[in-house]
RNA sequence: UGACCAUCCCGAGCGGCUGAGAGAUCUGGCUCCCCGACGCCGCAGCAACCCGCCUCCGGAAGGCAAGGUGCUACCGCCAGAUCCGAUGGAGA
Numbered sequence: 001u002g003a004c005c006a007u008c009c010c011g012a013g014c015g016g017c018u019g020a021g022a023g024a025u026c027u028g029g030c031u032c033c034c035c036g037a038c039g040c041c042g043c044a045g046c047a048a049c050c051c052g053c054c055u056c057c058g059g060a061a062g063g064c065a066a067g068g069u070g071c072u073a074c075c076g077c078c079a080g081a082u083c084c085g086a087u088g089g090a091g092a
Base pairs, nucleotide, nucleotide: 001092004089005088006087007086008085013043014042015041016040017039021032022031023030025081026080027079028078029077044072045071046070048069049068050067052064053063054062076084
């Protein structure tokens, strides 16, 4: 970088820095936001996938734990246009 598989129900906040927009793109809504949103950093937490363990027919489902990623407003905020977006896995 392009493709493949799976998921997008539920779950999870406090500080510091910054300073005006943010919620993937477009449209129409709706919501958050100077009582500081979004983003970055630190710590903490959650548990989606992989890894580890239990259960089990060696499977699936379920459970424990939290190492690798990830995530921590709202059904991926809603609808339409999108084979679109995000995350993980296994390879090339």